[in-house]
RNA sequence: CGUGCGCUCCGGGGUCGGUGGAACUCCGAACCGGCGGUGAAAGUCCGCGAACCGGCUCGUCGUCGAGCCGGCCGAUCCGGUGGAACUCCGGGACCGACGGUCACAGUCCGGAUGAGAGGCGCGCACG
Numbered sequence: 001c002g003u004g005c006g007c008u009c010c011g012g013g014g015u016c017g018g019u020g021g022a023a024c025u026c027c028g029a030a031c032c033g034g035c036g037g038u039g040a041a042a043g044u045c046c047g048c049g050a051a052c053c054g055g056c057u058c059g060u061c062g063u064c065g066a067g068c069c070g071g072c073c074g075a076u077c078c079g080g081u082g083g084a085a086c087u088c089c090g091g092g093a094c095c096g097a098c099g100g101u102c103a104c105a106g107u108c109c110g111g112a113u114g115a116g117a118g119g120c121g122c123g124c125a126c127g
Base pairs, nucleotide, nucleotide: 001127002126003125004124005123006122007121009119010118015029016028017027018026030107031106032096033095034048035047036046037045043094044093052071053070054069055068056067057066058065059064076092077091078090079089080088098110099109100108
C1' cells in the first nucleotide's frame, strides 16, 4: 500500500408576497439539489439508493417485519475557453415519489429519532 472480515461514527436541502371565506398547494417572484463514476468539478451523462408495483423465502398468535429477484424509477441545450468539460465560465430552459390538507404541494404535515447508496476511522488476518 492492497484485499477480505468485523466494529464505531457520519450520512438531505428549500419561501416571501398577492388574490380569496379558506391556498407556504393557485398567481407573481424566490429558494433547494442524496451517493458512486465520468481525460475537467454534474439535480438534467452513466450507474446506485430511497419511494412505488409484483413474486418467492423466513420470522410472527396476529399485526407486522426482514431478505432476495424482477419491474418501475423526473429533467439540458447553445456559445466560450481548453489537449480534454451536456461537469468549468456566460446565457437560456427543464425536473422533482407516496399519503394528508376547509384550495391543486420539490419547499407545509406524515411514514422518518426510519432506511440507505456510500464515506472517515479503528481492529484482526492475508498478500